[in-house]
Context: one part of a larger RNA
RNA sequence: AUCAUCCUAAGGGAAUUCGGCAAAAUGGUCCUGUAACUUCGGUUGAAGGGAUCCCAGCACUUGCAUUUUUUAAUGUGAACGCUGGGCUAAGAGACUAGAUCGGUCCGACUGUUUAACAAAAACGUAGCUGGCUGCAAGAUAGGAAUGUUUAGUAUAGCCAGUGACUUCUGCCCAGUGCUAGUAUCUGAAAGUGGUUUUCAAUCUGCCUAAGGACUAGUAAACGGCGGGGGUAACUAUGACCCUCUUAAGGUAGCGAAAUACCUUGGCCAUUAAAUGUGGUCGUGCAUGAAUGGAGCAACGAGGCUGAUACUGUCCCUAGGAUGAACCUCA
Numbered sequence: 001a002u003c004a005u006c007c008u009a010a011g012g013g014a015a016u017u018c019g020g021c022a023a024a025a026u027g028g029u030c031c032u033g034u035a036a037c038u039u040c041g042g043u044u045g046a047a048g049g050g051a052u053c054c055c056a057g058c059a060c061u062u063g064c065a066u067u068u069u070u071u072a073a074u075g076u077g078a079a080c081g082c083u084g085g086g087c088u089a090a091g092a093g094a095c096u097a098g099a100u101c102g103g104u105c106c107g108a109c110u111g112u113u114u115a116a117c118a119a120a121a122a123c124g125u126a127g128c129u130g131g132c133u134g135c136a137a138g139a140u141a142g143g144a145a146u147g148u149u150u151a152g153u154a155u156a157g158c159c160a161g162u163g164a165c166u167u168c169u170g171c172c173c174a175g176u177g178c179u180a181g182u183a184u185c186u187g188a189a190a191g192u193g194g195u196u197u198u199c200a201a202u203c204u205g206c207c208u209a210a211g212g213a214c215u216a217g218u219a220a221a222c223g224g225c226g227g228g229g230g231u232a233a234c235u236a237u238g239a240c241c242c243u244c245u246u247a248a249g250g251u252a253g254c255g256a257a258a259u260a261c262c263u264u265g266g267c268c269a270u271u272a273a274a275u276g277u278g279g280u281c282g283u284g285c286a287u288g289a290a291u292g293g294a295g296c297a298a299c300g301a302g303g304c305u306g307a308u309a310c311u312g313u314c315c316c317u318a319g320g321a322u323g324a325a326c327c328u329c330a
Base pairs, nucleotide, nucleotide: 002324003323004322005321006320007319008318009317011315012314015313020310028052029051030050031049032048037042039164053086054085055084056083057082058081061078062077063076064075065074066073067072087091099308100307101306102305103304104303105302106300107299111123112122127162128161129160130159131158132157133156138149139148140147141146165295166294167293168292170225171224172223175222176221177218178217179216180215181214184213185212186211191206192205193204194203226244227243228242229241230240253287254284265281266280267279268278269277270276
C1' cells in the first nucleotide's frame, strides 16, 4: 500500500447514481400554532415557532409537624406559576430519542404469502350479486354401512363471481352453456307382432326412457359489442342523408394509461437543459362497465416524480482509531 468496522473534514451541497443507495440530519417533555382535502371520525406529533440549567424572592394549591393569632400563624416538604439574578460555545448538554412536505398510479383499510433470492399492485377481507337447497334437503367423503356441513333449518348451509364507501353498471340469447317446455320427429335393450312349411338362427315391424331435434327463457352465465360513400354560402368539420351488413354494432365514463405500435404524439407546467413527472387533448395499433367502469378520505417496509433540511454520494480526496493481513524477530 490493502481489507473490515468506525471517527473527522475547509468551500460547494446530489453536481454522484438506474435511483439521495449509504451516511448525515430530525428526535424527549411543556407551551403555542396548525393548510388543502374529508366518509366530519380524521388528516395531526400536520407544517412552523418558543421554552428546557443553577441561585434568590414572591404568589397560589397541598402533605406533615408545632402553637390559644385555631375562619389562623409559623416551620418544613412537594407540584405548577411569576419576577429578578448567574455561568457556558452548548442547560432533553452523555445515553435514549419522528426527518418533513407536495403531486400521481395501484390496492379501500388491520391482516396473509413464495421456511432458505420475490411481502407486492398477488391472496384474503367486510360489503354486493347470482345459483342450488323445505331437511330422509343441497353439497361432500366412501364400494357400502355410515360420516361431515349439523346437535344447524332459507336472517340457514353449500357453490361461483366481484371486492370498503360514493356514483353507476348500457346493447346483444345468433354461437357455446344452463333452465323450462314439448302436439310432432328421432331414439337402445327388454317386451311383443310378422316373415321364411315346423324349431333355432335371420330379416322386418310395433311400443318406448333419458338424450337430441323443436319452442321459449337466461349475460353480476362463457362471451360479443362493424364497414363504405356523400353532405352546412371561404376552408375545415359533419348535427344530417344513402348504402352493405350483424345476434347486437361500445352507451355513461375514462383515455399516449401498470392498456398507445407509430411515439421522445401535440400543447401547458416543472428544469439552464427533462425519452421523466403532472395537467390537458383524443387521431383508443388493441379502453370500457361485478372478466366490474369512474371517483375517493384514511392506510402502505408498494411503484413513479418534485421540494425543503441535511450531508464525503460527489467535486477530490485527506487525516485519524481499532482489528485483520503483511513484514521482522523469536
The part of an RNA shown here (large-subunit ribosomal RNA, domain IV) has 330 nucleotides and comes from a marine metagenome. The coordinates come from a structure-prediction model, not an experiment, and the mean pLDDT is 84. RNAcentral holds the full RNA, with entries from SILVA.